[in-house]
RNA sequence: UCGUGCUAGACGGGGAGGUAGCGGUGCCCUGUACCCGCAACCCGCUACAGCGGGGUCGAAUUCCCUCCCGAGGGCGACCCUUUGUGGGGCCUGGCCCUGUUAAGAGGCAAAGAAGAUCGGGUCCUGCGCAACAGAAAUCUGUGAACCCCGUCAGGACCGGGAGGUAGCAGCGGUAAGCAGAACCUUUUGUGUGCCGCAGGGGCGCCUGGUCGGAGCAGGCUGACAGGUUACCGCCUGGAAAGGGCGUUCGAAGGUGGGUGCACGA
Numbered sequence: 001u002c003g004u005g006c007u008a009g010a011c012g013g014g015g016a017g018g019u020a021g022c023g024g025u026g027c028c029c030u031g032u033a034c035c036c037g038c039a040a041c042c043c044g045c046u047a048c049a050g051c052g053g054g055g056u057c058g059a060a061u062u063c064c065c066u067c068c069c070g071a072g073g074g075c076g077a078c079c080c081u082u083u084g085u086g087g088g089g090c091c092u093g094g095c096c097c098u099g100u101u102a103a104g105a106g107g108c109a110a111a112g113a114a115g116a117u118c119g120g121g122u123c124c125u126g127c128g129c130a131a132c133a134g135a136a137a138u139c140u141g142u143g144a145a146c147c148c149c150g151u152c153a154g155g156a157c158c159g160g161g162a163g164g165u166a167g168c169a170g171c172g173g174u175a176a177g178c179a180g181a182a183c184c185u186u187u188u189g190u191g192u193g194c195c196g197c198a199g200g201g202g203c204g205c206c207u208g209g210u211c212g213g214a215g216c217a218g219g220c221u222g223a224c225a226g227g228u229u230a231c232c233g234c235c236u237g238g239a240a241a242g243g244g245c246g247u248u249c250g251a252a253g254g255u256g257g258g259u260g261c262a263c264g265a
Base pairs, nucleotide, nucleotide: 001265002264003263004262005261006260009057010056011055012030013029014028015027020046021045022044023043024042034054035053036052037051038050063258064257065256067254068253072249073248074247075246076245078244079243080242081241082240083239085237086236087235088234091233093232094231096227097226098225099224100223101222103221104220107216108215115211116210117209118208119207120206121205122204123200124199125198126197127196128195129193130192131190132189133188134187135186136185138181139180140179141178142177148173149172150171151170156165157164158163
């Protein structure tokens, strides 16, 4: 160096959970990797830490170690963002209210502002006028079996007669009453009046004249001050989700190194 037969070892590993601890069953990651039995109200073990049975490969692509990279998981009292939720009210915030100011824009003002002054109105009282409503009066119609009037047929009564008397119905009229009409007249009243006269009152407001000669006003924006609210922003507590950072375990992959025994030639 070659050949043959063996042995250690390998035939998946890892994370969380669980456990005194280790491994497994179940979950997740990696990614392809012998079979059977056992097991979450667990199963098997004890630092050489699944157990029992069977099979294959076998000293290297496959076993062991270092380092690199690194899926994924765990932890954090750390940072950022977002979404719910509780609280706060000096937080010079937004929103809302009030006051002041008069910088901006607008409005009123030489067709005359502020101010001064003289009037009028608005208010009250009285009277008048008008309007409306009611009543009276007026006019028209109607209106009495008898106890209203006139005329009274017929009939009745008195009378010798002439004549006289009362009088129903009818007709005509009238009183109270009823109904209506509508102007004038009288009277009473009023949630009536661009009405008139007289008196009073005058804070405010409206308005006219005169003097005056340039401001007035504060609706909007701005500034300042005060207030209200908790809807939003803001502050704050806690929760969830996502991302970052740190730490820990770490599959797969890669780099470098390491690892027997016997016999024969």
Overview
Bacterial large signal recognition particle RNA from an uncultured Clostridia bacterium, 265 nucleotides, folded computationally. The coordinates come from a structure-prediction model, not an experiment, and the mean pLDDT is 78. The model forms 93% of the base pairs in the Rfam consensus. The sequence was found by an Rfam model in a public genome assembly.